[in-house]
The part of an RNA shown here (small-subunit ribosomal RNA, 3' major domain) has 464 nucleotides and comes from a soil metagenome.
It matches the Rfam family "Bacterial small subunit ribosomal RNA".
Its mean pLDDT, the model's own confidence on a scale to 100, is 85.
Context: one part of a larger RNA
């Protein structure tokens, strides 16, 4: 000087408390451990792994296993030699394919020609490796933490390490600001500048509006600054109350992550040093596996019902988005998934797209039920070369566990939680996941003793 303390003081955070909804029990989905397996590819492992890499494993992907095959190679560059019936196409045959063998057809550019180029073949250099090392690295990321800190120049103090500044008194979300002070200044952080939502004005308007206006859309301005009034020991910073205002004391949200810490994570995104393989640890193909299942854990979905299930009615009311190898209205057929035909739309034009919860009426009357829907049987639809291993959906039947969950534990302070649906990316197909979007819309916070994490000062130390 730090670090640490079941030392002290001050202060913060959904940290506790106050509340609401859950998880932990059930069934199912997904991930992980374990076990199994020819293989169940690999990585991630307290917080900071476990719906994580994966924004989508039937083949492909795919890195794993089995089998079959290739060897200058699936791909790049260079050198040497060869090659005119050469490159390319390719019947028959073997084969699961890849591949092997190969009848037959048969080119291009420069040049009069000889010859050269491209291509192909042989050979040599080399290619190739998701093989290893994230404890050799770059880059990127997680975390402490959006926490308020981390430093420097000059000066001063100290033999020195170092201190001071950055401590102190107030104040703040903040090393934010004020006052004081052997310090005076400065930098990276904080804040502001950026995007978005909320109010107003002006301009411009198509595909929006019948017209004017409004709404809407895009752009540019204005608006909020403790500006005004009062209060506080009041000098300041600031705090509290009030007025006006769409909005009030950083108005809500986002982007933005200091010096550093964890030899944190990633050699499998990419790049890359060293090491290793080279008729194989490279490459291609068929099939299998990543989907196994006595178990354990994590995160979700659906429920256990009557503020509910079902039936009917009003067939109420959104927003973000997406669409030409696409979205597909509408009409007809089918109980339905869907099918047939087909308009419009390269999109404020057309379509996806009639949102659902909600509201009105009926029925069920507390029961393993008109709750719940797992599982299984049957019949179909769709995508795709192909749904056996191993997809999704529909209809009929079947109807399991489950009556609110032990110890414990998670999220959330307002348009939030909770509930409700919708869209998008990935994608041929496949979403209970993810990323967004709107609809309905709460309860509670007296407070900081305690648990967890953090900041500042101080104290002890046999620790560095």
């Nucleotide at each position: 000087u730090g670090a640490c303390g079941g030392g002290g003081g001050c202060c913060c955070g959904c940290a506790c408390a106050a509340g609401c909804a859950g998880c932990g029990g059930a069934g199912c989905g997904u991930g992980c451990g374990g076990u199994u397996u020819a293989a169940u590819u690999c990585g991630a492992u307290g917080g900071u792994a476990c719906g994580c890499g994966a924004a989508g494993a039937a083949c492909c992907u795919u890195a794993c296993c089995c089998a079959g095959a290739c060897u200058u190679g699936a791909c790049a560059u260079g050198c040497a030699g060869g090659u005119g019936g050469u490159a390319g196409c390719g019947g028959a045959c073997c084969g699961a394919a890849a591949g092997g063998c190969g009848a037959g057809c048969g080119a291009c550019c420069c040049g009069c020609a000889a010859g050269g180029g491209a291509g192909c073949c042989u050979g040599c250099a080399c290619a190739g490796g998701u093989g290893u090392u994230g404890c050799a690295c770059g880059g990127c990321c997680g975390u402490c933490g959006u926490c308020a800190g981390c430093u420097c120049g000059u000066g001063u103090c100290g033999u020195g390490a170092g201190a001071u500044g950055u401590u102190g008194g107030g104040u703040u979300a903040a090393g934010u600001c004020c006052c004081g002070c052997a310090a005076c200044g400065a930098g990276c952080g904080c804040a502001a500048c950026c995007c978005u939502c909320g109010c107003g004005g002006c301009c411009u308007g198509u595909u929006g509006u019948a017209u004017c206006a409004c709404u809407c859309a895009g752009g540019c301005c204005g608006g909020a600054c403790u500006g005004c009034c009062g209060a506080g020991a009041g000098a300041a910073a600031c705090u509290c109350g009030g007025a006006g205002g769409a909005a009030g004391g950083u108005g809500g949200g986002g982007a933005u992550g200091a010096u550093g810490u964890c030899a944190g994570g990633u050699c499998a995104g990419c790049g890359u040093g060293g090491c290793c393989c080279u008729u194989a640890c490279g490459u291609c193909u068929g099939g299998g596996g990543c989907u196994a299942c006595a178990c354990g854990c994590a995160c979700g979905c659906u429920a256990c019902a009557a503020u509910g299930a079902c039936c009917g009615g009003u067939c109420a009311c959104a927003g973000c988005g997406a669409g030409u190898c696409g979205c597909g209205a509408c009409u007809g057929c089918g109980c339905g998934a869907g099918c047939a035909g087909a308009a419009g739309c390269u999109a404020a034009c057309c379509u996806c797209u009639g949102a659902a919860a909600a509201c009105c009426g009926g029925c069920c009357u507390c029961a393993g039920u008109u709750c719940a829907g797992a599982u299984c049987g049957g019949a179909g639809g769709c995508u795709g070369c192909a749904a056996c291993c191993c997809g999704c959906c529909u209809c009929c039947g079947u109807g399991a566990a489950g009556u609110c969950g032990g110890a414990g534990u998670u999220g959330c302070u307002a348009g939030u939680a909770a509930c409700c649906g919708c869209a998008g990316g990935u994608c041929a197909g496949c979403a209970c996941a993810c990323u967004g979007c709107g609809g309905u819309g709460a309860a509670u916070a007296u407070g900081u003793u305690c648990c967890c994490g953090g900041g500042c000062c101080u104290u002890g130390u046999a620790c560095a």